[in-house]
RNA sequence: GGCGGGGUAGUGUAGUGGCAUCAUUGGACGCUGGGGGCGUUCAGAACCGGGUUCGAUUCCCGGCCCUGCCA
Numbered sequence: 001g002g003c004g005g006g007g008u009a010g011u012g013u014a015g016u017g018g019c020a021u022c023a024u025u026g027g028a029c030g031c032u033g034g035g036g037g038c039g040u041u042c043a044g045a046a047c048c049g050g051g052u053u054c055g056a057u058u059c060c061c062g063g064c065c066c067u068g069c070c071a
Stems, first nucleotide, its partner, number of pairs: 001070007010024003018054001025043007047063005
């Protein structure tokens, strides 16, 4: 320098043009004599800018970052 993949809760991760999933984490409550463990519940997230669209996390363009391959 060229090509590809990726960027989503504190962490890891799925997915889709309209409701953002799960686990873990944190809070509360319950079961237990206590701890541990389990259960219920609540909180917490789309890299940035622009475009398309009634509507963008999703599609398109550019940028930044991570990663793989080639040179």

This is a predicted structure of a 71-nucleotide RNA (transfer RNA) from Candidatus Nanohalarchaeota archaeon QJJ-7. Model confidence (mean pLDDT): 81 of 100. Rfam family: tRNA. Its family is annotated with triplet codon-amino acid adaptor activity in the Gene Ontology. It is annotated as a transfer RNA. The RNAcentral record of the sequence draws on ENA. Taxonomically the source falls in Candidatus Nanohalarchaeota (Archaea, Nanobdellati).